Annotation: A computed fold for a 150-nucleotide RNA from a Clostridia bacterium, annotated as FMN riboswitch aptamer (RFN element). Rfam family: FMN riboswitch aptamer (RFN element). About the family: The RFN element is a highly conserved domain that is found frequently in the 5'-untranslated regions of prokaryotic mRNAs that encode for flavin mononucleotide (FMN) biosynthesis and transport proteins. Its family is annotated with FMN binding in the Gene Ontology. The prediction has a mean pLDDT of 84.

[in-house]
């Protein structure tokens, strides 16, 4: 130069402003006086409805939520560890896993720039990409530092 070991930090964001008001409470009414119906006040969806925010890692002749692939979630199958077993972790493997086109410019862009859309886990709860929870979790990966064959 430096294969490889090792330890060390990092490592996901987002309801502004309205509008409606399923239900609930309390008091009065009316009744068939158990119920149930209306009326009046109060709370009442960051989910609905108008708008409004966000956008993980690696690759890609130019830079990506929407081109390939990768983690996380969720499920099967297998070992291993605890257990009388059952549950539970771990690790492996496999399944699942959302959405883009137009036109410009250029040697090259579904990445730039213009213009219209489109997507987003599982639980709770008034219906959730933004609240709450698993999660001060955890990976993909990145940045440091050490040793160090050939």
């Nucleotide at each position: 130069u430096g294969a490889u070991u090792u330890c060390u930090u990092c490592g996901g964001g987002g309801c502004a402003g309205g509008g409606u008001g399923c239900c609930u409470g309390u008091a009065g009414c009316u009744u068939u006086u158990a119920u149930a119906g209306c009326u009046a006040c109060a709370g009442a969806a960051u989910u609905c409805c108008c708008g409004a925010c966000c956008g993980g890692c690696g690759g890609u002749g130019a830079a990506a939520g929407u081109c390939c692939g990768c983690g996380a979630c969720u499920c099967g199958u297998g070992c291993a560890u605890c257990u009388u077993a059952c549950c539970a972790u771990g690790c492996a493997c496999g399944a699942c896993u959302g959405a883009g086109c137009c036109g410009g410019c250029g040697c090259a862009a579904u990445u730039c720039c213009g213009g219209c859309a489109c997507c987003g886990a599982c639980a709770g709860u008034a219906u959730a990409g933004u609240c709450u929870g698993g999660a001060u979790g955890a990976u993909a990966g990145a940045a440091g530092a050490a040793a160090a064959a050939a």

The model forms 100% of the base pairs in the Rfam consensus.